[in-house]
């Protein structure tokens, strides 16, 4: 210098003019009118993909079936499918990155095309030892043996050498590869290393499935209060039975995501059809909050002390123009609130790796 | 704001994990006709995008993009 890789920071500042929301104070002709002061979007406010808080459903329950999610180990956390640290595997020259990573030795399914054969297979090739037939005695045929070689495929019975054989074959042996079980050592563990025994074709569970763990539903248009305002028709005065008129039993509908139990609310039909209002207050921002320092921990994170309050709209404010400044340009606008993930995106800084050149 | 659903030729729909992705209508060219229509023949045209699982993805999984639907209170 070029390329790569990982981590982090900021998202402007100042001045002038005009304009907006909220809060407080003051003035007031009470018209929420004017003036002053303070304050006013994000790292993702986004997608709504996970997990919680909060609110209501009855403070949410029992059994069976089914469904969904997660899936190496240890830790963090309010919780998580998130994060941190490690193990194994894969990719990369490396820095480093990715990993939906339990079980295929419980069972079922699938493996197109090609190929003889895709789960127990003889097409070509090799062999003709034993037994059968023919023979011109050379051999030929049939049955048969064979997975070493060819060819097909993503995948073809573990690789290679020697022995062995008619030819061959883990058939046997040495060396190596893999799987399972046991033992020893290290580690909290996943696992690693070594060793002994047994075995040797698979793949797929983001196919069914099995195992383990977890899971009630709805969502601030939740929900609480106030205000405003409209209305019938049919009819056997109302689900059925009993009644001491208080209720009790039975039935139906709806909620608790299927069924049963249990339990709560409601009860003629038209019918959750039709009509009315589309207004206000609360929820609404002090919270697993933010910043600084110290301590513990490899880290995620936790503890202690101090400081601080940094939007709360409801047709929806947070803006526009100009100048200076070192780039301020990009993606993009809160709507109950947090913790994450994912996606979009401008500028800058630092560490590390590789290559080349120079000192 | 919240909760759901869908995406395949121009349109409406098919397609058990096995491709050359199929059908109808529509389009284009030709035959027929004096011309048009009808009829007949031929032909073009697609899996929303990017990753992953698998030997193999329109189909399975994840993320994004685009479109659609439902959702106020009172009696």
């Nucleotide at each position: 210098u070029g390329g790569g890789u990982a981590a982090g920071a900021c998202a402007g500042g100042c001045a002038a003019u005009c304009g907006c929301g909220c809060a407080g104070a003051g003035c007031u002709u009470c018209g929420u009118g004017c003036u002053c002061u303070g304050u006013g979007a994000g790292g993702a406010a986004a997608g709504u993909c996970c997990g919680g808080g909060c609110u209501c459903c009855g403070c949410a329950g029992g059994g069976c079936a089914g469904g969904g999610a997660u899936g190496c180990c240890g830790g963090a956390u309010a919780a998580c499918g998130u994060c941190c640290g490690g193990c194994g595997c894969a990719g990369g020259u490396a820095a480093c990155u990715g990993u939906a990573g339990g079980g295929a030795a419980a069972g079922u399914g699938c493996a197109a095309c090609a190929g003889a054969a895709a789960c127990a297979u003889a097409c070509c090739g090799c062999c003709u030892a034993a037994g059968g037939g023919c023979u011109u005695c050379g051999g030929c045929c049939a049955c048969g043996g064979u997975a070493a070689g060819g060819g097909u495929g993503a995948a073809a019975u573990c690789g290679c050498g020697a022995g062995g054989u008619a030819a061959g074959a883990g058939c046997u042996c040495a060396c190596g590869g893999g799987a399972g079980a046991g033992c020893a050592u290290g580690g909290u563990a996943a696992c690693a290393u070594g060793u002994u025994c047994u075995c040797c074709g698979u793949g797929u569970a983001a196919a069914c499935c099995c195992c383990a763990u977890c899971c009630g539903g709805a969502g601030c248009a939740a929900g609480a209060c106030c205000a405003a305002g409209c209305a019938g028709g049919c009819u056997u005065u109302g689900g059925g039975g009993c009644u001491u008129c208080g209720g009790c039993c039975c039935g139906g509908u709806g909620g608790c995501u299927g069924c049963c139990c249990g339990u709560c609310a409601c009860c003629g039909c038209c019918g959750g059809a039709a009509g009315g209002u589309a207004g206000g207050u609360c929820g609404c921002u002090u919270g697993a909050g933010u910043c600084u320092g110290c301590c513990g921990g490899u880290a995620a994170c936790g503890g202690c002390a101090g400081a601080u309050c940094g939007a709360g709209a409801u047709a929806g404010a947070u803006g526009a123009u100009u100048g200076c400044u070192u780039a301020a340009u990009a993606c993009a606008g809160a709507a109950c609130c947090c913790g994450g993930c994912u996606u979009a995106u401008g500028u800058c800084u630092u560490g590390c790796c590789c290559a080349a050149a120079c000192c | 704001g919240g909760c759901c659903c869908c995406a395949u030729a121009g349109u409406u729909c098919a397609a058990g994990g096995g491709a050359u992705a199929g059908a109808a209508c529509g389009g284009a060219a030709g035959u027929u006709u004096c011309c048009u229509a009808a009829a007949c023949u031929u032909u073009a045209a697609a899996u929303c995008c990017a990753g992953g699982u698998u030997c193999g993805a329109g189909u399975c999984c994840u993320g994004g993009u685009g479109g659609g639907g439902c959702u106020a209170c009172c009696u």
This is a predicted complex of two RNAs, RNase P RNA and transfer RNA, with 434 nucleotides together. The prediction has a mean pLDDT of 76.